[in-house]
RNA sequence: GCGAGAGUGGCGGAACUGGCAGACGCACUGGAUUUAGGUUCCAGCGGGAAACCGUGGGGGUUCGAGUCCCUUCUCUCGCA
Repeated sequence: GCGAGAGUGGCGGAACUGGCAGACGCACUGGAUUUAGGUUCCAGCGGGAAACCGUGGGGGUUCGAGUCCCUUCUCUCGCA
């Protein structure tokens, strides 16, 4: 240089037919249980006062985009 794949809450990782984003697990916070801790159970857990915003960055298509198109950055693999 060329080709392919990947990038989503604090972490892992779903949502592949374009139709409520964050299922599920871990971590964390509060409560119950315990003398205490652990286990177990219950509730919560992106940003914002709210409206809204939020899938690496930017742009486009569409009534509607994590998903399709263009461009760009980073990482992984292959080829030269």
This is a predicted structure of an 80-nucleotide RNA (transfer RNA) from a Peptococcaceae bacterium. It was read from a public genome assembly. Rfam family: tRNA.